Predicted 3D model of a 73-nucleotide RNA (transfer RNA) from Lineus longissimus. Rfam family: tRNA. Rfam describes the family as follows. Transfer RNA (tRNA) molecules are approximately 80 nucleotides in length. Model confidence (mean pLDDT): 81 of 100.
C1' cells in the first nucleotide's frame, strides 16, 4: 500500500436497537479468628477507543481517525 477483524470498571468477559450495560478474577469496608487465610455480607470502580451521522431511541446500524492483530502485494 490493498483487505478482514478486534477496541466495553484494574485484567478478562457478556449483551437481538429499548429497565439502572452481565458475569467472574482483583481492590476497599465489615463479620468470622489469638493472627491469617478460606468463608460471608456490603461498597467503590464503565464517559462502551476518539469524532461524526442516521433514528423517537446507538454498547449494537453508517462514514470517518487512531491502536492493536491476520491476510495477500
Nucleotide at each position: 500500500g490493498g483487505u478482514u477483524c478486534u477496541g466495553u470498571g484494574g485484567u478478562g468477559u457478556a449483551g437481538u436497537g429499548g429497565u439502572c450495560a452481565u458475569c467472574a478474577c482483583g481492590u476497599c469496608u465489615g463479620c468470622u479468628u489469638a493472627a491469617c487465610a478460606c468463608g460471608c455480607a456490603g461498597a467503590a470502580g464503565g464517559u462502551c477507543a476518539c469524532g461524526a451521522g442516521u433514528u423517537c431511541g446507538a454498547g449494537c446500524c453508517u462514514c470517518g481517525u487512531c491502536a492493536g492483530a491476520g491476510c495477500c502485494u